[in-house]
RNA sequence: CCAGCGGGCCGGGUGGCCGCUUCUCGCAUCGCGAGGAGAGGAAAGUCCGAACUCCGAAGGGCAGGGUGCCCGCUAACGGCGGGGCGCUGCGAAGCGACGGAAAGUGCCACAGAAACAUACCGCCCGCCUCGGCGGGUAAGGGCGAAAUGGUGCGGUAAGAGCGCACCGGCGUCGUGGGAACACGGCGGCCGGGCAAACCCCACCCGGAGCAAGGCUACAUAGGGGACCGCGUUCGCCUCGGCGAACUAAGGACGGCCCGUCCGAGAGUCCCGGGUCAGCCGCAUGAGCUGCGGGGCAACUCGCAGCCCAGAUAGAUGGUCACCGUCCGCCUUUGGCGGAACACAGAAUUCGGCUUACAGGCCCGCUGGCAAU
RNA sequence: GUCCCGGUGGUGUAGCCUGGCCUAACAUACCACACUGUCAAUGUGGAGAUCGGGGGUUCGAAUCCCCUCCGGGCGCCA
Numbered sequence: 001c002c003a004g005c006g007g008g009c010c011g012g013g014u015g016g017c018c019g020c021u022u023c024u025c026g027c028a029u030c031g032c033g034a035g036g037a038g039a040g041g042a043a044a045g046u047c048c049g050a051a052c053u054c055c056g057a058a059g060g061g062c063a064g065g066g067u068g069c070c071c072g073c074u075a076a077c078g079g080c081g082g083g084g085c086g087c088u089g090c091g092a093a094g095c096g097a098c099g100g101a102a103a104g105u106g107c108c109a110c111a112g113a114a115a116c117a118u119a120c121c122g123c124c125c126g127c128c129u130c131g132g133c134g135g136g137u138a139a140g141g142g143c144g145a146a147a148u149g150g151u152g153c154g155g156u157a158a159g160a161g162c163g164c165a166c167c168g169g170c171g172u173c174g175u176g177g178g179a180a181c182a183c184g185g186c187g188g189c190c191g192g193g194c195a196a197a198c199c200c201c202a203c204c205c206g207g208a209g210c211a212a213g214g215c216u217a218c219a220u221a222g223g224g225g226a227c228c229g230c231g232u233u234c235g236c237c238u239c240g241g242c243g244a245a246c247u248a249a250g251g252a253c254g255g256c257c258c259g260u261c262c263g264a265g266a267g268u269c270c271c272g273g274g275u276c277a278g279c280c281g282c283a284u285g286a287g288c289u290g291c292g293g294g295g296c297a298a299c300u301c302g303c304a305g306c307c308c309a310g311a312u313a314g315a316u317g318g319u320c321a322c323c324g325u326c327c328g329c330c331u332u333u334g335g336c337g338g339a340a341c342a343c344a345g346a347a348u349u350c351g352g353c354u355u356a357c358a359g360g361c362c363c364g365c366u367g368g369c370a371a372u
Numbered sequence: 373g374u375c376c377c378g379g380u381g382g383u384g385u386a387g388c389c390u391g392g393c394c395u396a397a398c399a400u401a402c403c404a405c406a407c408u409g410u411c412a413a414u415g416u417g418g419a420g421a422u423c424g425g426g427g428g429u430u431c432g433a434a435u436c437c438c439c440u441c442c443g444g445g446c447g448c449c450a
Stems, first nucleotide, its partner, number of pairs: 001368010012323007020038008040343001044354002047352005052209004059258004064205005069083005084098001085096004099200002104198002106194003120141002122137006149167006168190002170187007213280004223271005228265001231246006250262003287306008324341001325339006373449001374447001375445005382400004392431001402418005424440005
């Protein structure tokens, strides 16, 4: 210098004028004045995980859903960090839903003899009416995405882990490691694939969501209809009622059951009527910045400092000047003109993931070329 | 804001759960021919979708899984 890999950051700036939202202070209460603050790395998709709140004490079981190599981090996670294994790349590095197919069930189209139990051609042996029959054989041919672990030597009638050597897998033992796993010894133990098919194993999950939920105000003062039931026991007593308890039908019940409660009716459901406003939740938080300690790292601990948007149909804008960036033209130290200048905009709040993004800056590393 | 559903010829749908005979079916619309004096109806023949887009699992994907784009609805939830 060229090509590339990984990570981090910025993503228009300054000033004037006119506006918007909110907080504090003052005036004194419609409001006005002064000062302060006012979108993002993704505020997005709503894909995961939580905080918080209510539902029924969220306790057990079933169903359902999710995750899936090991260890760690964390409030938690399907996230992150480190490691193992596999694949790709010369490499820096990147990617991986990566438990179980000898627990069971199911499927494997077409082709093929056969897709899990089988001999079509061929080879070998026997019989024989010389063309077949019976048996053996997965070494060869053919079909297929996939065909009985692969290569070689021996062996055999022909073959075959039938025997042996090496390689691959499985089992077992030993060593190393915290584990995944790796290495080595022994055993011929060696008839597929699919679990992003059902399923099995391990672990996790109750449901709904800030329009959660709470307070205040307004309204109906219990209107209309439908459905279910109107039993038992006890007490009082003016003998017809009142009160209490139990259970039935039924219901609360928000997947279902256990369980709990209501229940002889101020029961259940539907229609109708009213409000459709204000305040809280709601801005001090798993918070941010700096320094120091621990850890390979994710992360964590300690100290100091800081307060950093809260709108409710939704504020965070408009305009002017100069500078910056990009594009075009020209007489190319420079000047002129243009583009408002990437993706996009809070709505209970956090931790992640994913997706979108003009342009630019920084750090570390790899390969190649040249020079020294 | 929250939650749910859908996308397959020009149009409306089926197929998806349980992957293969899907080179994707049906209706209607379209084109040609026949019938008719002409049109319609009818009959015969034909063309037209790669399943919204991308990636993955699998021998094989419209179908299973993930990401993304677009459209619609919800109880009006308070």

Two RNAs folded together computationally: RNase P RNA and transfer RNA, 450 nucleotides in total. It holds a member of the Rfam family "Bacterial RNase P class A". Rfam links the family to the GO terms tRNA processing, dimeric ribonuclease P complex and ribonuclease P activity. Its mean pLDDT, the model's own confidence on a scale to 100, is 77.